[in-house]
Predicted 3D model of a 73-nucleotide RNA (transfer RNA) from a Thermoplasmatota archaeon.
The prediction has a mean pLDDT of 82.
Rfam family: tRNA. Rfam links the family to the GO term triplet codon-amino acid adaptor activity.
RNA sequence: GGGCUCGUGGUCUAGGGGUCAUGACGGCGCUCUUACAAAGCGCAGGUCGCAGGUUCGAUUCCUGCCGAGCCCA
Numbered sequence: 001g002g003g004c005u006c007g008u009g010g011u012c013u014a015g016g017g018g019u020c021a022u023g024a025c026g027g028c029g030c031u032c033u034u035a036c037a038a039a040g041c042g043c044a045g046g047u048c049g050c051a052g053g054u055u056c057g058a059u060u061c062c063u064g065c066c067g068a069g070c071c072c073a
Base pairs, nucleotide, nucleotide: 001072002071003070004069005068006067007066010025011024012023018056027043028042029041030040031039049065050064051063052062053061
């Protein structure tokens, strides 16, 4: 330098054009307990990597850039 895959709450992840962006772990509060843990209930936490384009509508499709991984030279 070229090719391929990926980027979504603190972490891992589902979703591949529309309804509320899914779940688990973690965090906080309440119940329970003498207390802790476990369990149950509830809550917060996401400008869906960035910028443009297509579209009535983009996390999703297209282009460029940035970053990560793999392969080739």